[in-house]
RNA sequence: GCUACAAGCCAGGCUAUCGUUCCGACGUUACAGUCGGGAAGGAAAGUCCGGACAGCACAGAGCAAUGCACCGGUGAAGAGCCGGCUAUUCCGCAAGGGAUAAGAGACAGUGCCACAGAAAAUAACUGCCAUCUCCCUCUCCGCAAGGAGAGGGCAGGGGUGAGGCUGAAAAUGUGAGGUAAGAGCUCACAGCUUGUAUGAGUGAUCAUACAUCCGGGUAAACCUUGCAUGCUGAAAUGCCACAUAUAGUAUCGUUUGAGGACUGCUCGUCCGAGAUACAGGGUAGGCAGAUUGAUGCUGAUAAGUAAUUGUCAGUACAGAUAAAUGAUGGCCCCCGACAGGAUCCGGCUUAUCGGCUUGUAGCUUUU
Numbered sequence: 001g002c003u004a005c006a007a008g009c010c011a012g013g014c015u016a017u018c019g020u021u022c023c024g025a026c027g028u029u030a031c032a033g034u035c036g037g038g039a040a041g042g043a044a045a046g047u048c049c050g051g052a053c054a055g056c057a058c059a060g061a062g063c064a065a066u067g068c069a070c071c072g073g074u075g076a077a078g079a080g081c082c083g084g085c086u087a088u089u090c091c092g093c094a095a096g097g098g099a100u101a102a103g104a105g106a107c108a109g110u111g112c113c114a115c116a117g118a119a120a121a122u123a124a125c126u127g128c129c130a131u132c133u134c135c136c137u138c139u140c141c142g143c144a145a146g147g148a149g150a151g152g153g154c155a156g157g158g159g160u161g162a163g164g165c166u167g168a169a170a171a172u173g174u175g176a177g178g179u180a181a182g183a184g185c186u187c188a189c190a191g192c193u194u195g196u197a198u199g200a201g202u203g204a205u206c207a208u209a210c211a212u213c214c215g216g217g218u219a220a221a222c223c224u225u226g227c228a229u230g231c232u233g234a235a236a237u238g239c240c241a242c243a244u245a246u247a248g249u250a251u252c253g254u255u256u257g258a259g260g261a262c263u264g265c266u267c268g269u270c271c272g273a274g275a276u277a278c279a280g281g282g283u284a285g286g287c288a289g290a291u292u293g294a295u296g297c298u299g300a301u302a303a304g305u306a307a308u309u310g311u312c313a314g315u316a317c318a319g320a321u322a323a324a325u326g327a328u329g330g331c332c333c334c335c336g337a338c339a340g341g342a343u344c345c346g347g348c349u350u351a352u353c354g355g356c357u358u359g360u361a362g363c364u365u366u367u
Base pairs, nucleotide, nucleotide: 001363002362003361004360005359006358007357008356009355010354012332013331014330015329016328017327018326020039021038022037023036024035025034026033041338045349046348048347049346050345051344052343053233054232055231056230060267061266062265063264065229066228067227068226069225070084071083072082073081074080085103086101087100088099089098090097091096104224105223109222110221111218112217113216125164126163127160128159129158132156133155134153135152136151137150138149139148140147141146172190173189174188175187176186177185191214194211195210196209197208198207199206200205237288238287239286240285248278249277250276251275252274259271260270261269296315297314298313299312300311301310302309303308
């Protein structure tokens, strides 16, 4: 210097004039007005996860349903974050450094593995084998019938699963022995399953030794195991003012209990004099919630591999309610992308022009 990856910061700037909105002070009977200060994001998006807060009078049990799943730490919690282990994979000669994981269980059970191939969970297409039957040739014995031997043939049964085809995957691999021919059939060395012992580690796990074992994968298939979970959502919810119908019809009900207690069902406990349907009438204004936060943010410092936690100091940084931050002129250059709150906070995911800083790994090199 280049390449790859990771983390953090910025997100057009300055100035002038006019304008919008909130807070504070002055002022006014009140309004107007004057002065000072503040005014969109790193994702405000998605509405995915977890909470704060509010409501359901109080308190339960079971089933269903949903979510998570290696180990440890962190945190209010999370399907979050940090570190490690294992597996797969990328760069690299190696050491080492990255990336991903929807990481419990296949010996509880049920399914599925297309096509190809003989066969995808106990099988034989091609092959190999002369053990039984049989066929051919030769030799010997025999008067003949027939008998014996040698060689050849896989023709019918039988044995086989080593070699070959197919496939993502075909009964663990290499070598030697053995066999009619083969096969863990036997042995040696490896590998896999399960277990024991020793050592290291908080642990997941790793290393070594011994024994055991030898047909797979899939649970982002159903399922099993363990843990967790009440629901709704700021149009929640609470208060004030004004107005009306103190009504009508029908059904059911008033302790023989209609209806109700906010995911669904059952049980249980409790509230309860009205409930439901039809037709009709009044209102639809205002205030709070509403911005001080899981003590937020900034800086310093201590502990920790880190996430994060503690201590000290400083600071007040949007608050609309049909919804405010805009317009014009000048200068600068990185020539500006994705894009604008609506109860708030911690995360995740998605979109994105360009600039800066730091770190890890690899390559090249005296420019």
The RNA shown here (Bacterial RNase P class A) has 367 nucleotides and comes from a Chitinophagaceae bacterium. The prediction has a mean pLDDT of 75. NCBI's taxonomy places the organism under Bacteria, Pseudomonadati, Chitinophagia, Chitinophagales, Chitinophagaceae. Rfam family: Bacterial RNase P class A. Rfam links the family to the GO terms dimeric ribonuclease P complex, tRNA processing and ribonuclease P activity. The sequence was found by an Rfam model in a public genome assembly.